[in-house]
RNA sequence: CUCUUAUCCAGAGCGGUGGAGGGAACGGCCCGACGAAGCCCGGCAACCGACUGGGAUCCAGUCCCGUACGGUGCCAACUCCGACCCCUGCCCGAGGCGGGGGGAAGAUGAGAG
Numbered sequence: 001c002u003c004u005u006a007u008c009c010a011g012a013g014c015g016g017u018g019g020a021g022g023g024a025a026c027g028g029c030c031c032g033a034c035g036a037a038g039c040c041c042g043g044c045a046a047c048c049g050a051c052u053g054g055g056a057u058c059c060a061g062u063c064c065c066g067u068a069c070g071g072u073g074c075c076a077a078c079u080c081c082g083a084c085c086c087c088u089g090c091c092c093g094a095g096g097c098g099g100g101g102g103g104a105a106g107a108u109g110a111g112a113g
Base pairs, nucleotide, nucleotide: 001113002112003111004110005109006108007107008106013041015040016039017038021031022030023029026082027081028080042075043074044073047071048070049069050067051066053065054064055063056062057061079105084102085101086100087099088098089097090096091095
């Protein structure tokens, strides 16, 4: 980098450092000196492993629950919203404002090349 697959409406600091940016990209709309990114600490979660934890099942094994020890991940806004397609409500002159579903793209885990 590519492919497969699962998940993406929950959760997470009134700390230190740092100094202007950040929210993937495009359009919006936001966050930011009442201090952004980054780093440290702290925390959340429970995807994978582990358990000399509990339970179900006839064994192997599988499944459920738990712990949070190891590997990741995450800690504004639903993946902040939209962007393409379908259905649909209201206003209506063009057109505008919404609701629902599905895609695309993306993120993360696990596996493969």
The prediction has a mean pLDDT of 84. SAM riboswitch aptamer (S box leader) from an uncultured Chloroflexota bacterium, 113 nucleotides, folded computationally. Rfam family: SAM riboswitch aptamer (S box leader). Gene Ontology term of the family: regulation of gene expression.